The RNA shown here (Bacterial RNase P class A) has 372 nucleotides and comes from Methyloceanibacter sp. The coordinates come from a structure-prediction model, not an experiment, and the mean pLDDT is 76. It is recorded under the gene name rnpB. RNAcentral holds the sequence, with entries from ENA. Its Rfam family is "Bacterial RNase P class A". The family's RNA type in Rfam is ribozyme.

RNA sequence: CGAGGCAGCCAGGCGAUCGCCGGUGGCUGCGCCACGGGAGGAAAGUCCGAGCUCCACAGGGCAGGAUGCUGGCUAACGGCCAGUCAGGGUGACCUGCAGGAAAGUGCCACAGAAAACAGACCGCCUAUCAGCCGCCCUCUGGCGGGGACGAGGUAAGGGCGAACCGGUGCGGCAAGAGCGCACCGCAGGUCUGGUGACAGGCCUGGCACGGCAAACCCCAUCCGGUGCAAGGCCGAAUAGGGAUCCAAAUCAGGCGGCCCGUCUGUGGAUCCGGGUAGGCUGCUAGAGCGCGCCGGCAACGGCGCGCGUAGAGGAAUGGUCGCAACCGCACGCGAGUGCGGGACAAAACUCGGCUUACAGCUUCACCGGCAA
Repeated sequence: CGAGGCAGCCAGGCGAUCGCCGGUGGCUGCGCCACGGGAGGAAAGUCCGAGCUCCACAGGGCAGGAUGCUGGCUAACGGCCAGUCAGGGUGACCUGCAGGAAAGUGCCACAGAAAACAGACCGCCUAUCAGCCGCCCUCUGGCGGGGACGAGGUAAGGGCGAACCGGUGCGGCAAGAGCGCACCGCAGGUCUGGUGACAGGCCUGGCACGGCAAACCCCAUCCGGUGCAAGGCCGAAUAGGGAUCCAAAUCAGGCGGCCCGUCUGUGGAUCCGGGUAGGCUGCUAGAGCGCGCCGGCAACGGCGCGCGUAGAGGAAUGGUCGCAACCGCACGCGAGUGCGGGACAAAACUCGGCUUACAGCUUCACCGGCAA
């Protein structure tokens, strides 16, 4: 210098001025004045886990969902930390969709001879046999040659495949084969270390029903729903509901053949209750933040001290100017001058996480190159 890795910091500063939203105080009090406060590391996605809220709920089970190596942390988690194993990278380091295939069911495309009760296309094999030849012998034979078309043997080699019934080597054999042996792998047993996942050693076994559970499923653990537009309080106008009283003048309807009568509605007054608009609350001090010490590898926990840090409701947190920095470009020998730029994005009940977006800076270790 280049390339990648890990961890962390920061999210422009100061001032003026005009606005916006809360708070406190004041006043000649319903509108002004003064003082002070006003976005983030992700406020985002709304994906997990909680607090809080209301509804439901004896207990147990079924269904459904989530999680899934081990140990720890935490209020809790699908999060975090430390490890194990597996995989990737030359390395720093990174990744993990990491329970069970010997409970059952299912699937294993294409290719290939054969894909789970394995199988034989090419090849190899004359140890065994047949057809064929020779000799012996005279009977349904014996010996030798030859023979891989055929009866057969084989699964090492080729070939197929994501995967083919352990791998490499030596021996062995007609050719071969865990057929035998050594090593590796695997399985069972045992010992040692570790809380554990697991690791290592020793002995035995010739090797055994392959893979897929991000197929159904099984096992273990956890899970009721609802979201601040939750919920609580106050509560008009108008319309409508109920009760009582008054009026019984009118009208309509029911009972009745008609009248009287009675009931209902229609009128007025007072009172009651529900809902709506609207207002208040919930509402920001919380598993809070910072620093130090202690315990712990760490996540985290304990103790002490300090801090006050938004609460809007169609929704404020903005605009302009100046100064000094930073970065880029242009000009200039230079001091410098001019122009431009600063990302992603913005609270909405509150926390803990995850994920995604994004400007800049730094430490450390790693790999490669060059120079001294």